[in-house]
Molecule: RNase P RNA; transfer RNA
Organism: Spirochaetaceae bacterium UBA5200
RNA sequence: GGGGCGGGCCGGGGCGCCGCCGCGGAGCGCAUAGCGCGUCGCGGAGGAAAGUCCGGGCUCGAUAGAAUGCGACGCCGGCUAACAGCCGGGGGCGCUUCCGGCGACGGAAGCGCUACAGACAGCGCAACAGAAAGUAAACCGCUAGCCUCCUUUUAGGAGGGAGUAAGGGUGAAAGGGUGGGGUAAGAGCCCACCGCGUUCACGGCAACGUGAACGGCACGGCAAACCUCGUCGCGAGCAAGGCCGAGCAAUGGAUAUGCGCUAUUCGCGCCCCUUUCAUGGCCUCGCCGUGAAAGGGCGUCCAUGGGUUGGCCGCGUGAGCCGCGAUGCGAAUCGCGGACAAGAUGGAUGGCGCCCGCCGCGCUUCGGCGCGGUACAGAACCCGGCUUACAGGCCCGCCCUUUUU
RNA sequence: GCCGAAAUAGCUCACUUGGCAGAGCGGCGCACUCGUAAUGCGCAGGUACCGAGUUCGAUUCUCGGUUUCGGCU
Numbered sequence: 001g002g003g004g005c006g007g008g009c010c011g012g013g014g015c016g017c018c019g020c021c022g023c024g025g026a027g028c029g030c031a032u033a034g035c036g037c038g039u040c041g042c043g044g045a046g047g048a049a050a051g052u053c054c055g056g057g058c059u060c061g062a063u064a065g066a067a068u069g070c071g072a073c074g075c076c077g078g079c080u081a082a083c084a085g086c087c088g089g090g091g092g093c094g095c096u097u098c099c100g101g102c103g104a105c106g107g108a109a110g111c112g113c114u115a116c117a118g119a120c121a122g123c124g125c126a127a128c129a130g131a132a133a134g135u136a137a138a139c140c141g142c143u144a145g146c147c148u149c150c151u152u153u154u155a156g157g158a159g160g161g162a163g164u165a166a167g168g169g170u171g172a173a174a175g176g177g178u179g180g181g182g183u184a185a186g187a188g189c190c191c192a193c194c195g196c197g198u199u200c201a202c203g204g205c206a207a208c209g210u211g212a213a214c215g216g217c218a219c220g221g222c223a224a225a226c227c228u229c230g231u232c233g234c235g236a237g238c239a240a241g242g243c244c245g246a247g248c249a250a251u252g253g254a255u256a257u258g259c260g261c262u263a264u265u266c267g268c269g270c271c272c273c274u275u276u277c278a279u280g281g282c283c284u285c286g287c288c289g290u291g292a293a294a295g296g297g298c299g300u301c302c303a304u305g306g307g308u309u310g311g312c313c314g315c316g317u318g319a320g321c322c323g324c325g326a327u328g329c330g331a332a333u334c335g336c337g338g339a340c341a342a343g344a345u346g347g348a349u350g351g352c353g354c355c356c357g358c359c360g361c362g363c364u365u366c367g368g369c370g371c372g373g374u375a376c377a378g379a380a381c382c383c384g385g386c387u388u389a390c391a392g393g394c395c396c397g398c399c400c401u402u403u404u405u
Numbered sequence: 406g407c408c409g410a411a412a413u414a415g416c417u418c419a420c421u422u423g424g425c426a427g428a429g430c431g432g433c434g435c436a437c438u439c440g441u442a443a444u445g446c447g448c449a450g451g452u453a454c455c456g457a458g459u460u461c462g463a464u465u466c467u468c469g470g471u472u473u474c475g476g477c478u
Base pairs, nucleotide, nucleotide: 001401002400003399004398005397006396007395008394009393010392012356013355014354015353016352017351018350020044021043022042023041024040025039027037028036029035030034046376050387051386053385054384055383056382057381058237059236060235061234070233071232072231073230074229075089076088077087078086079085090116091114092113093112094111095110096109097108098107099106100105117228118227122226124222125221139168140167141164142163143162146161147159148158149157150156176194177193178192179191180190181189195217196215197214198213199212200211201210202209203208241313242312243311244310250304251303252302253301254300255299258270259269260268261267271297272296273295274294275293276292277291278290279289280288281287282286321338322337323336324335325334326333327332357374358373359372360371361370362369363368406477407476408475409474410473411472412471415430416429417428418427424461432448433447434446435445436444454470455469456468457467458466
């Protein structure tokens, strides 16, 4: 210098103009607890604001206790308000390099992964293939120690039974493995070692580790289907919830109002008023009488009231942020100091111009010039996590390779 | 904003202790018919929404993502 892996951080900057939301100052206007207008000043998205997957705060409802049911979690210890999160440790698995051993295998270093309780509590599952799939099995093989036959140089061949789990083959998985002894061939049948299990001792808070003795292996796999054991969990969610409250229904009171029929409302009858029409009377051409039709003959005010349109609160001083120090391997905790830093409610945080930065391409007189791009995405009660998306850049650690000293 | 459910053949839908994914309608071919329909027989058609994990093995179990639908003022 190049490449890879892991971890952490940033995620464009400056100026001007025009807008949007919130807060504050002074001013003006109005129907003045306030509202409106313009003006000035200040503030205005994120590392994920996202998915809504976990855990809490907060609010309302429910609630004697316990159990059942349901759901989540599951090696050990710690952190935390809590968690399926984080930190530290243990066990297991994989890869690379090296060491020891005839071998099974064991050990060391580095990196990565790990939802990792229980399968002698129960109900179960293992398709296909294969002879046999769970206190198993003789398909091909192997076998002169045994039975029958043939040949016959006491050795060979054939068939059947029997023995055999070493070998082949099937399968994801075949009931310990390696080396040796042993045997007709084999087999924990025997021995040593490896693995596994039980007990004891020691170390460790614990998970677990180390060592010794014993056991010939009995105790295979699946719980990320049911299940068992242990731990935790009441339900709903800011459209939670609270406050103020136009209008309408309803209720009560006051006053007013022709009568009756059970009813101030529906209907009928009588009565009164107005208008129109018809008809009759009169010296007065406008009045009076009669009849018919239509309309009218009652509501108004005050209070209560549920909480709809709507408005306000909840709503940003918080398990929060920044800096320093102490403790701790660390997650984190404690102490001191400092700042206040978005709050919409059809939902603001935008647009334009110039300059600079970064990336790519082309041209180049190596000074630069031109063009294009600059991600993912946007709060809505708040906080701690997880997951997912993301142009480009910076820092740290480890490994490989090249060059130089 | 909050809460809940679904995705399987062209369409509508099944599939339980995980073991070769099916039905009806539709499509294609043959038969029947003078011809068509109906009917009968046969055939094709699947990334089980996508990607990981658990397992010998996943439509099914677990996790993440995408799309669609429903409810709450």